Notes: Model confidence (mean pLDDT): 82 of 100. A computed fold for a 73-nucleotide RNA from a Lachnospiraceae bacterium, annotated as transfer RNA. It matches the Rfam family "tRNA". Gene Ontology term of the family: triplet codon-amino acid adaptor activity.
RNA sequence: GGGGCUAUAGCUCAGUUGGGAGAGUACUUGCAUGGCAUGCAAGGGGUCGCGAGUUCGAAUCUCGUUAGCUCCA
Numbered sequence: 001g002g003g004g005c006u007a008u009a010g011c012u013c014a015g016u017u018g019g020g021a022g023a024g025u026a027c028u029u030g031c032a033u034g035g036c037a038u039g040c041a042a043g044g045g046g047u048c049g050c051g052a053g054u055u056c057g058a059a060u061c062u063c064g065u066u067a068g069c070u071c072c073a
Base pairs, nucleotide, nucleotide: 001072002071003070004069005068006067007066010025011024012023013022019056027043028042029041030040031039032038049065050064051063052062053061
């Protein structure tokens, strides 16, 4: 220098015919227990790496760019 993969909640990740942003765990509150652990219920929390484009509509398609991993030279 060139190719490929990854980037989504505090953490681990899902989400491909383009239309609802989600799960587990963690956190908060309530209930059960004399209390803890634990169980159940409810709730808060996300500029979908960044910028631009296409579209009525983009996490998703296109272009550029940043970081990490990997292959080739």